[in-house]
Transfer RNA from uncultured Gaiella sp., 72 nucleotides, folded computationally. Its Rfam family is "tRNA". It is annotated as a transfer RNA.
RNA sequence: GGGGCCGUAGCUCAGCUGGGAGAGCGUCGCGCUGGCAUCCGAAGGUCAGGGGUUCGAUCCCCCUCGGCUCCA
Numbered sequence: 001g002g003g004g005c006c007g008u009a010g011c012u013c014a015g016c017u018g019g020g021a022g023a024g025c026g027u028c029g030c031g032c033u034g035g036c037a038u039c040c041g042a043a044g045g046u047c048a049g050g051g052g053u054u055c056g057a058u059c060c061c062c063c064u065c066g067g068c069u070c071c072a
Base pairs, nucleotide, nucleotide: 001071002070003069004068005067006066007065010025011024012023013022019055027042028041029040031039048064049063050062051061052060
């Protein structure tokens, strides 16, 4: 330098064929209990960044950044 895969909550990851952003763990609750656990509830997101297509983008196209990997 070129090819491939990946980037979504604090962590690990789903998200199908473009239309509701989610799960488990974690955190918090003068919710429940005498207390803990369970259970219930809540908070927490620039979907890596920018641009484009579209009525509408995590998803499609282009560029950039970062990580892993292969070739040289």
Lineage of the source: Bacteria > Bacillati > Gaiellales > Gaiellaceae > Gaiella. Its mean pLDDT, the model's own confidence on a scale to 100, is 80.